[in-house]
Transfer RNA from a Verrucomicrobiia bacterium, 82 nucleotides, folded computationally. Rfam family: tRNA. Rfam classes the family as a transfer RNA. Taxonomically the source falls in Verrucomicrobiia (Bacteria, Pseudomonadati, Verrucomicrobiota).
Parts: sequence; structure tokens; C1' cells
RNA sequence: GCUCGGGUGGCGGAAUUGGUAGACGCGCAUGACUAAGGAUCAUGUGGGGUAACCCGUGGGGGUUCGAUUCCCCCCUCGAGCA
Repeated sequence: GCUCGGGUGGCGGAAUUGGUAGACGCGCAUGACUAAGGAUCAUGUGGGGUAACCCGUGGGGGUUCGAUUCCCCCCUCGAGCA
């Protein structure tokens, strides 16, 4: 330099004929249990806000009524080729 694949909550990782983003697991918080822990169980857990509501999928544009998803450029990580 060329080709291909990836980037989504605190972490791993889902969601594709474009239609409620975050299932599931881990972690964490509170509670139950315990003398106290661990394990287990229950509930909750993206950010801001008292609330209504607003924002959020690496960054910037485009298409669309609507984009994690399609198109373009860039950044970054990995693999292959040279």
C1' cells in the first nucleotide's frame, strides 16, 4: 500500500427484508437469609432532570416518515496479502 472483519451501558456480548436500542451473562446497589461473611434468592441498574421530558450505538455528512442496520469520508482495533 491492497483486501476483509470489528467499534453498542462499568465489562463481555445480542439486536439486519430499516420500525420501542441495550436481550443474556458478569459486575454493582438495596433487601431477604446468616453471629458476620460467602453462596443462594428478590428487586433495580445507559446519561441528564424534582418531574414532564431530553440525549445516547467510534467521529462527521447523506438517504429516509424513521438508521446500530443502507451510502460516503475520517479515526481506531484485528486478520490476511504484498